Two RNAs folded together computationally: RNase P RNA and transfer RNA, 444 nucleotides in total.
Rfam match: Bacterial RNase P class A.
Model confidence (mean pLDDT): 80 of 100.
RNA sequence: GCUGCCGGACGGGCAGUCGCUGCCGGGUCUUCGGGCCCGGGGGAGGAAAGUCCGGUCUCCAUAGGGCAACGUGCCGGCUAACGGCCGGGCAGGUUCGCAAGGGCCUGACGGAAAGUGCCACAGAAAAUAUACCGCCUCGCUGCAAAGCGGGGUAAGGGUGAAAAGGUGCGGUAAGAGCGCACCGCGGCGGGAGUAAUUUCGCCGGCAGGGAAAACCCCACGCGGAGCAAGACCAAAUAGGGGAGGAGGGACGGCCCGUCCCGCUAAAACUUCCGGGUAGGUCGCUAGAACCAGUCAGUGAUGGCUGGUCCAGAUGAAUGACUGCCGCCCGCAAGGGUACAGGAACCGGCUUACAGUCCGGCAGCUAAA
RNA sequence: GCCGGCGUAGCUCAGUUGGUAGAGCAUCUGAUUUGUAAUCAGAGGGUCGGGGGUUCAAAUCCCUCCGCCGGCUCCA
Numbered sequence: 001g002c003u004g005c006c007g008g009a010c011g012g013g014c015a016g017u018c019g020c021u022g023c024c025g026g027g028u029c030u031u032c033g034g035g036c037c038c039g040g041g042g043g044a045g046g047a048a049a050g051u052c053c054g055g056u057c058u059c060c061a062u063a064g065g066g067c068a069a070c071g072u073g074c075c076g077g078c079u080a081a082c083g084g085c086c087g088g089g090c091a092g093g094u095u096c097g098c099a100a101g102g103g104c105c106u107g108a109c110g111g112a113a114a115g116u117g118c119c120a121c122a123g124a125a126a127a128u129a130u131a132c133c134g135c136c137u138c139g140c141u142g143c144a145a146a147g148c149g150g151g152g153u154a155a156g157g158g159u160g161a162a163a164a165g166g167u168g169c170g171g172u173a174a175g176a177g178c179g180c181a182c183c184g185c186g187g188c189g190g191g192a193g194u195a196a197u198u199u200c201g202c203c204g205g206c207a208g209g210g211a212a213a214a215c216c217c218c219a220c221g222c223g224g225a226g227c228a229a230g231a232c233c234a235a236a237u238a239g240g241g242g243a244g245g246a247g248g249g250a251c252g253g254c255c256c257g258u259c260c261c262g263c264u265a266a267a268a269c270u271u272c273c274g275g276g277u278a279g280g281u282c283g284c285u286a287g288a289a290c291c292a293g294u295c296a297g298u299g300a301u302g303g304c305u306g307g308u309c310c311a312g313a314u315g316a317a318u319g320a321c322u323g324c325c326g327c328c329c330g331c332a333a334g335g336g337u338a339c340a341g342g343a344a345c346c347g348g349c350u351u352a353c354a355g356u357c358c359g360g361c362a363g364c365u366a367a368a
Numbered sequence: 369g370c371c372g373g374c375g376u377a378g379c380u381c382a383g384u385u386g387g388u389a390g391a392g393c394a395u396c397u398g399a400u401u402u403g404u405a406a407u408c409a410g411a412g413g414g415u416c417g418g419g420g421g422u423u424c425a426a427a428u429c430c431c432u433c434c435g436c437c438g439g440c441u442c443c444a
Stems, first nucleotide, its partner, number of pairs: 001364010012325007020043002023040007045339001049350002052348005057226004070221004074088005089109001090107007110217002115215002118210002132157002134153008165183006184206001185204008230282004240273005247261005289308008326337004369440007378393004387424001395411005417433005
């Protein structure tokens, strides 16, 4: 210097012109609801995304407690909480080293000795072990080779993803934890550690294959819904209720007349009240907030001091153009500059992403 | 915005204690017919939405992403 893995930071800058949308101040007009003008200041992200977890908040339910269902799962810590984060343990991978051991990366990592169920095909046998070929032995037949039958065996072959501890020595008719040594496994005891775990000693001949991202067991957590939650103000029309009210309506230019509805528990009409729709307002952004310093802690994180105010819209603003600079492509002219945008808010996780910088580890290469 | 469901052949759908993925319609070939349709016989056709994991083995179990569909004011 290049490449790979892991972690962290950033993710265009400056200036000008014209706009968009909230807020503040001033002026002006007003039908008092607000409109217009001027000035100032604010205006997307590391993921605003997916909605996968956890919380704040709101309503409903709820004496208290439990079961079920669901979720989480090595140990300790952090936190408002979490399936998140930090530290440790163990396991796996890679690399260095003769070795002991070390560095880096990864891990849904409780229990299979509580119970139930499953392990296709192949294979003798798939969890109550078993015997196809083979090995050994006995009997019978046979000149022999060999065949048939009884018994022993699990070393070897074969099947399978997986075959009932492994290697070596002894032993045996052949074999076998049958015996012994080492390794593995199980039990008990001592030491270290908060614990996970680890280490040492003794005993046991070995029982207990896999799978719990099968049911399940154990431990812990958990009431349900979600801002379209929820609260307030409140037209027109049509219902509801109270009070007044004996007439009202149609035909008709008017009267007569005719017809219809009603006549006191009452219609039309007048007026008042209440629910509630459209619509509007609140919820709504000062917060587990941000920045700087300092202290405690290996760290996640927490404490203290000082400073700052940083979107709050709803047919939903955050844009367009110009100049210079940065980066990429191109000989040049010129072109491009990722992923993507709030919708109650916050802490995480996951996914997308051009390019730049920093750190750790490993490999390759070059020079001193 | 918030909440829920679905994705298997060209189309409509089956597929559960995990063991080589099926049906009907459609397509193609043959038979039948003078010919066509219908009918009969046969054949082809699948990244089980994508990726990763658990497992000897995944459409099925787990995680993640993508696409599609539906519901959510108040009163009655």